Predicted 3D model of a 102-nucleotide RNA (Glycine riboswitch aptamer).
Model confidence (mean pLDDT): 80 of 100.
The sequence was found by an Rfam model in a public genome assembly.
């Protein structure tokens, strides 16, 4: 110097689950009116669901005299999400920093 490891950034890829029901509001269409119809919005209510941000729990395992501790893509769904979009674990490439074996 370099492989590898860790972290940050950029790019590419990247899933799941109701674009459900009701209510309120907004304008539109039909109608003489009453009213009806479809659409949009909502930090509204209800039920049903998802896990790959976050969070929590347990475990194989690691560590330890003991206690304490670390620990998942598993589990729970608190938060979050359920058309598209966004987010997104994870993978690859580039670059920067730290470390750095033979």
């Nucleotide at each position: 110097a370099c492989a590898g490891a860790c972290g940050a950034u950029a790019c590419g890829g990247g899933a799941g689950a109701g674009c459900c029901c009701a209510g309120a509001c907004c304008g539109c269409u039909c109608g003489a009116a009453a009213g009806a119809g479809a659409g949009g919005u909502c930090a509204u209510g209800g039920c049903g669901c998802c896990g790959a941000c976050g969070g929590a729990g347990c475990a194989a395992c690691c560590a330890c005299c003991c206690c304490c501790g670390g620990a998942a893509a598993c589990u729970c769904u608190c938060a979050g999400g359920c058309a598209c979009a966004a987010u997104c674990a994870c993978c690859g490439u580039a670059c920067c920093g730290u470390u750095g074996g033979a």